[in-house]
Molecule: transfer RNA
Organism: Bacteroidales bacterium
RNA sequence: GCCCCUAUAGUUCAACGGAUAGAACGGAAGUUUCCUAAACUUGAGAUCUAGGUUCGAUUCCUAGUGGGGGUA
Repeated sequence: GCCCCUAUAGUUCAACGGAUAGAACGGAAGUUUCCUAAACUUGAGAUCUAGGUUCGAUUCCUAGUGGGGGUA
C1' cells in the first nucleotide's frame, strides 16, 4: 500500500429499519444497622465524525477517524 472485521453508559455486552436505546458490574442518594458490610428502593449516565437512502437509521450505503487482524 491493498483486503477484512470493529466502534453503543466509567467497564463488559444487548437492541427484525419503527418501544422512552436495555441489562449486569461500577459510581450517587435514601431506607435499614450502634458503625461498617450485606440487603432493599430511587434516580443519573451512551449510539466515533460527516454525508446519503428511507415516512422513519444504533441498524442499510459512501467517505473519513480510531482500534484489531490478514497479505508481499